[in-house]
This record gives sequence, structure tokens and C1' cells, in this order.
RNA sequence: CUUAUCCAGAAAGGUGGAGGGAAAGGCCCUUCGAAACCUUAGCAACCGCUCCGUGGCUUAGGAAGAAGCCGGAGAAUGGUGCUAAUUCCUGGUCCGGAAAUACCGGACGAAGAUAAG
Repeated sequence: CUUAUCCAGAAAGGUGGAGGGAAAGGCCCUUCGAAACCUUAGCAACCGCUCCGUGGCUUAGGAAGAAGCCGGAGAAUGGUGCUAAUUCCUGGUCCGGAAAUACCGGACGAAGAUAAG
């Protein structure tokens, strides 16, 4: 940089000792113990793995058939990730409600996180 996903799910113990939730504004969590590290457990199923073939595409092939990709199902032993709150909420643009700059709802976007390349 590209693509996909982000209203689901899943915590105990030890060390530690004051911060943490990305940033800003909110609102929260936290000495009934924050961050960080370690151990064990769990969640999920992105990659990888196993199976299916009724379908589509591609490749080479004379054909039969084969391989790959898309698709469907599965396990959780491998590589990551995650285990307060929807990505905790909001910010920009557009649409709707409304007298309205407040407020409410919706769509898209930005930023971020994770995976794969």
C1' cells in the first nucleotide's frame, strides 16, 4: 500500500505498584490493585489443515479425467489474534424527523485494530 472483518464470543493466578481505555472531547475502568511481564485456562476461526462436488471460472489435455480458484461443511493439534463497556461513544459528508445551530435515527467516509498478501 491492497483486500476482508470489526452491535457475537471468551479470565483466573503470580510478579508489579499508578495508571489505563490509540489521539482530542466526552464518558468510564482502576489501591476491593492500573500499565507491563509470566503461568494456566478460554474465545474466535483470518491463514494453514481435513472433507464435499450438485454448481461457476481458469489451466494444460484428443478424450477420460486432473490441478487451481470461487463455493459448502468440519476439527482445534500448527502460525497469528483476542478475553470491561459496539472499535466504549463522538468528530467529516449526505439523507430523514424537527421551528432549530440543540436533539434523535440512517447511509457513507476518516482514523484505528486484526488477519492475509
The RNA shown here (SAM riboswitch aptamer (S box leader)) has 117 nucleotides and comes from a soil metagenome. The model forms 97% of the base pairs in the Rfam consensus. The coordinates come from a structure-prediction model, not an experiment, and the mean pLDDT is 81.